[in-house]
RNA sequence: AUCUUAUAAAGAAAGACGGAGGGACUAGCCCUAUGAAGUCUUACCAACCUAUUAAGUUAGGUGGUAAAGCUAGAUCGAUAAGAU
Numbered sequence: 001a002u003c004u005u006a007u008a009a010a011g012a013a014a015g016a017c018g019g020a021g022g023g024a025c026u027a028g029c030c031c032u033a034u035g036a037a038g039u040c041u042u043a044c045c046a047a048c049c050u051a052u053u054a055a056g057u058u059a060g061g062u063g064g065u066a067a068a069g070c071u072a073g074a075u076c077g078a079u080a081a082g083a084u
Stems, first nucleotide, its partner, number of pairs: 001084007013042005021031003025073004043065003047062005069076001
């Protein structure tokens, strides 16, 4: 990178640096100088995997912590696990 399978109306944020964008795409709508993206620290959540337990109980890996994947659309995207 491609393919397969699964998941998503639940859950969970503070601080420092930074300084204008962000919510994949299109249309809408929304967030944002009462501070966007990004980086770091700490905390938290528990979807998938491994081990473990009487028990998401505990530890680790990945992931996540505005709004239903924000809404609608599609031959879409994301994440996890596996295969090539």